[in-house]
RNA sequence: GGGCCAGUGGCUUAGACAGGUUAUAGCGCCCGGCUGAUAACCGGGCGGUCGCCGGUUCGAAUCCGGUCUGGCCCA
Numbered sequence: 001g002g003g004c005c006a007g008u009g010g011c012u013u014a015g016a017c018a019g020g021u022u023a024u025a026g027c028g029c030c031c032g033g034c035u036g037a038u039a040a041c042c043g044g045g046c047g048g049u050c051g052c053c054g055g056u057u058c059g060a061a062u063c064c065g066g067u068c069u070g071g072c073c074c075a
Base pairs, nucleotide, nucleotide: 001074002073003072004071005070006069007068010027011026012025020058028046029045030044031043032042033041051067052066053065054064055063
């Protein structure tokens, strides 16, 4: 230098193939219930501008271009 893959709440993760109402779940954190109390269990809540910038479109996590970080391969 070239190619491929990955990046989504604090952590992990589904969704991208095939664009469409409010982006999913677990853990975590907060409040409450239960208990003599703790754990477990049960209920409710918090938390994301989908790595970043731009384009296409009525509409983009999803399609296109560029770019950053990490991994693998080729030279």

This is a predicted structure of a 75-nucleotide RNA (transfer RNA) from a Thermoplasmatota archaeon. Its mean pLDDT, the model's own confidence on a scale to 100, is 82. The RNAcentral record of the sequence draws on ENA. It matches the Rfam family "tRNA". Rfam's curators write: Transfer RNA (tRNA) molecules are approximately 80 nucleotides in length. Rfam classes the family as a transfer RNA. Taxonomically the source falls in Thermoplasmatota (Archaea, Methanobacteriati).